[in-house]
RNA sequence: AUGUAACUCUGGAGAAGCUCGCUGUGCGGGGGCCGAAGGGGCAAAGCGGUGCAAACCGCUAAUCUCUCAGGCAAAAGGACAGAGGUCAG
Numbered sequence: 001a002u003g004u005a006a007c008u009c010u011g012g013a014g015a016a017g018c019u020c021g022c023u024g025u026g027c028g029g030g031g032g033c034c035g036a037a038g039g040g041g042c043a044a045a046g047c048g049g050u051g052c053a054a055a056c057c058g059c060u061a062a063u064c065u066c067u068c069a070g071g072c073a074a075a076a077g078g079a080c081a082g083a084g085g086u087c088a089g
Stems, first nucleotide, its partner, number of pairs: 002088002007084005018030005032072003038068001039066003045060006
């Protein structure tokens, strides 16, 4: 040079400040909505195995998909990106 866990700084989307009840700054119910914490799902494709071949079997992803969890003013959180940093070298 390059790679890089934690950590720090900066940027960072979506969706009702919904509604009902009660002993009301709280708790509980209701249907609606969002995907970018986390979690689940898969194979056009790739890789591997068997096979002459056809084919079969196994493994592998996401910002795709589900919406379990989470969220739907601000704040907080936030995938991801940039810079620093640490470690490796």
The RNA shown here (Glycine riboswitch aptamer) has 89 nucleotides. Rfam family: Glycine riboswitch aptamer. Its family is annotated with glycine biosynthetic process in the Gene Ontology. From the family's description: This family represents the bacterial glycine riboswitch.